Background: Large-subunit ribosomal RNA, domain IV from Phacus claviformis, 328 nucleotides, folded computationally.

[in-house]
Context: one part of a larger RNA
RNA sequence: CUCUUUUUAAGGAACUCGGCAAAAUAGUCUUGUAACUUCGGGAGAAAAGAUGCCUUGUUUUAUAACAAGGUCGCAGUGACCAGAUCUAGGCGACUGUUUACCAAAAACACAGGUCUCAGCAAAGUCGAAAGACGAAGUAUUGGGGCUGACGCCUGCCCAGUGCUAGAAGGUUAAAGAAACCGGUUAGCUUUGCAAAGCUGGUGACUGAAGCCCUAGUGAACGGCAGCAAUAACUAUAACUGUUCUAAGGUAGCGAAAUUCCUUGUCGGGUAAGUUCCGACCCGCACGAAAGGCGUAACGAUCUAGAAACUGUCUCAAAAAGAGGCUCG
Numbered sequence: 001c002u003c004u005u006u007u008u009a010a011g012g013a014a015c016u017c018g019g020c021a022a023a024a025u026a027g028u029c030u031u032g033u034a035a036c037u038u039c040g041g042g043a044g045a046a047a048a049g050a051u052g053c054c055u056u057g058u059u060u061u062a063u064a065a066c067a068a069g070g071u072c073g074c075a076g077u078g079a080c081c082a083g084a085u086c087u088a089g090g091c092g093a094c095u096g097u098u099u100a101c102c103a104a105a106a107a108c109a110c111a112g113g114u115c116u117c118a119g120c121a122a123a124g125u126c127g128a129a130a131g132a133c134g135a136a137g138u139a140u141u142g143g144g145g146c147u148g149a150c151g152c153c154u155g156c157c158c159a160g161u162g163c164u165a166g167a168a169g170g171u172u173a174a175a176g177a178a179a180c181c182g183g184u185u186a187g188c189u190u191u192g193c194a195a196a197g198c199u200g201g202u203g204a205c206u207g208a209a210g211c212c213c214u215a216g217u218g219a220a221c222g223g224c225a226g227c228a229a230u231a232a233c234u235a236u237a238a239c240u241g242u243u244c245u246a247a248g249g250u251a252g253c254g255a256a257a258u259u260c261c262u263u264g265u266c267g268g269g270u271a272a273g274u275u276c277c278g279a280c281c282c283g284c285a286c287g288a289a290a291g292g293c294g295u296a297a298c299g300a301u302c303u304a305g306a307a308a309c310u311g312u313c314u315c316a317a318a319a320a321g322a323g324g325c326u327c328g
Base pairs, nucleotide, nucleotide: 001323002322003321004320005319006318007317008316010314011313014312019309027051028050029049030048031047036041038149052071053070054069055068056067057066058065059064072076085306086305087304088303089302090301091299092298096108097107112147113146114145115144116143117142118141124133125132126131150294151293152292153291155224156223157222160221161220162217163216164215165214166213169212170211171210175206176205179202180201181200182199183198184197187193188192225243226242227241228240252286253283264280265279266278267277268276
């Protein structure tokens, strides 16, 4: 010097990205316990007191509990063992699951919600197939998609894409096919004509689904405007005009896990606050099951604050053990 421990005057987070680490709390009994709440919780909330030993007594089957008195220490759960707490907010309801070996979370799952497919030789899945699962089940069942407890809700658009239904018309394959044009040659009245058969080609017409078409459908994929001007100070614009659209973002929320400008502005907390909380709203670029907004409880979650506590720090010191170093 390094590591693992122990202690520390005064101060007490001034440290630091951040109280990281450490300290603090701690058992049992008694009292007492707020907001909020889904009335179960919150809650061991918080906060306060007691705790050893001896004698006597009461109750009890006993352990033990209680009462009165006495007594020792700085200290009586005397060591060990053994919750730290509160306030506010974000996210996710919760218990659970996950990147075996850098991520445990706000990610996944979840109960619940909703849409959709499937009538059983089911849909769907695995498999060239046989066959198997689904299921020794049968729509209160099985598969798939999205959302994610609960509460209040879930707006407008079917023009595009998808899906479902429809069938009048248009288009349309294989196939069929009237007719026509060639090749071949029996025959003939031979510049040639030409039956039947065989054969090459063109092909009117018939011809399903699909597509075009007609409707429906958003808890299907998705989408949800601009400009100008206007009120008797100013400002603003309930009102008006106009262009475009399938329709122009409703409720709720909003500088947000979303806000660039931005440390927006105002208020709170601090002596001082780019973070935090409450508001405002010109939302660069929230928004309603890729759910919106709330929400008790829960969380090795994230953020901000408080008291307690401390060598985190001001600012370092000492000690023990281990290593290192020197000599052997």
RNAcentral holds the full RNA, with entries from ENA and SILVA. The prediction has a mean pLDDT of 86.